The prediction has a mean pLDDT of 87. Large-subunit ribosomal RNA, domain IV from a Spirochaetota bacterium, 345 nucleotides, folded computationally. The organism belongs to Spirochaetota, within Bacteria.
Context: one part of a larger RNA
RNA sequence: CUAUCCCUAAGGAACUUUACAGAAUAGUCCCGUAACUUCGGAAGAAGGGAUGCCCAACGUUCGGUAGCAAUAUCGGACUGCGGGCCGCAGUGAAUGGGUCUGGCCGACUGUUUAUCAAAAACACAGGUCUCUGCGAACUCGUAAGAGAACGUAUAGGGACUGAUGCUUGCCCAGUGCUGGAAGGUUAAAGGGAGGAGUUAGCAGCAAUGCGAAGCCCCGAACCGAAGCCCCAGUAAACGGCGGCCGUAACUAUGACGGUCCUAAGGUAGCGAAAUUCCUUGUCGGGUAAGUUCCGACCUGCACGAAUAGUAUAACGAUCCGGACAUUGUCUCGGGGAUAGUCUCG
Numbered sequence: 001c002u003a004u005c006c007c008u009a010a011g012g013a014a015c016u017u018u019a020c021a022g023a024a025u026a027g028u029c030c031c032g033u034a035a036c037u038u039c040g041g042a043a044g045a046a047g048g049g050a051u052g053c054c055c056a057a058c059g060u061u062c063g064g065u066a067g068c069a070a071u072a073u074c075g076g077a078c079u080g081c082g083g084g085c086c087g088c089a090g091u092g093a094a095u096g097g098g099u100c101u102g103g104c105c106g107a108c109u110g111u112u113u114a115u116c117a118a119a120a121a122c123a124c125a126g127g128u129c130u131c132u133g134c135g136a137a138c139u140c141g142u143a144a145g146a147g148a149a150c151g152u153a154u155a156g157g158g159a160c161u162g163a164u165g166c167u168u169g170c171c172c173a174g175u176g177c178u179g180g181a182a183g184g185u186u187a188a189a190g191g192g193a194g195g196a197g198u199u200a201g202c203a204g205c206a207a208u209g210c211g212a213a214g215c216c217c218c219g220a221a222c223c224g225a226a227g228c229c230c231c232a233g234u235a236a237a238c239g240g241c242g243g244c245c246g247u248a249a250c251u252a253u254g255a256c257g258g259u260c261c262u263a264a265g266g267u268a269g270c271g272a273a274a275u276u277c278c279u280u281g282u283c284g285g286g287u288a289a290g291u292u293c294c295g296a297c298c299u300g301c302a303c304g305a306a307u308a309g310u311a312u313a314a315c316g317a318u319c320c321g322g323a324c325a326u327u328g329u330c331u332c333g334g335g336g337a338u339a340g341u342c343u344c345g
Stems, first nucleotide, its partner, number of pairs: 001340008010331002014329001019326001027051005036041001038163001052085004059078008086090001098324006105316002110122002126161007138147003164311004169241003174238002176234005183229003190222001194218002197215002201210003242260005269303001270300001281297005
């Protein structure tokens, strides 16, 4: 020096990204216990006291012995009055909560990246929408068939949200979905105007031309469903939720007015926020001093209502602040133990 461990004057987080680590707390009995609350909790809240051994009384209860019984006596368990003894120390070792307080997120118990992430992520009970009438929807399979379900709308599938309380505003123009069917468009099929090929025949000296029926090929009009166009509905469907100018007996501000645009212009609530760029915004609190934290303000670069908004007791090996206790984390080191490191073998 390294690893593991013990002790440490005075101070006590000054250490550090962070009280990380360590220390402290600790069992049992008694007293006592706040805000808040969904009345269950919070709570072991917090905060105090006791705790060993010896002697011995009262009581409760169980059992033994004696007794007809009352009762007496002995032993165990429990409660427990009084007196005494020893040590620094009586849960004498070991095991065995640190506590309080403010906030964010998630209600909660649960689940997860086997092997860097346990969380605010997933799930969850609850809520809403939607599909499905049973040979159900949906999923698997080419099919038969199987699951769903030996269930039947208080059931089953899908999507979103995520306890609970209070709520969930406006927009259907776009996209989607549902419904509608007058008109437009539109496939195959139907239809067959018209045209082409072939040639018995006719004409011609011939080359060749014309050319019926049949067969065969192409084929216009017309007719022709859903869909699309179209017409409605629907946002706890995907989604969206403005700008400029003026205006009140100082100034500032603008309840108010004007105007343009839009499908409609963000309601309640919240707000420098897990969201705020400018920004360490400004004010207040806490500190001697606070880019963090808490309470406000609102100028929301770029919150906002089931991609939920807001509030919330309880809960959390979560995250961010503060305090008490306690400590070698530190001021700042020191002493000690064991095993290594080094030398020889």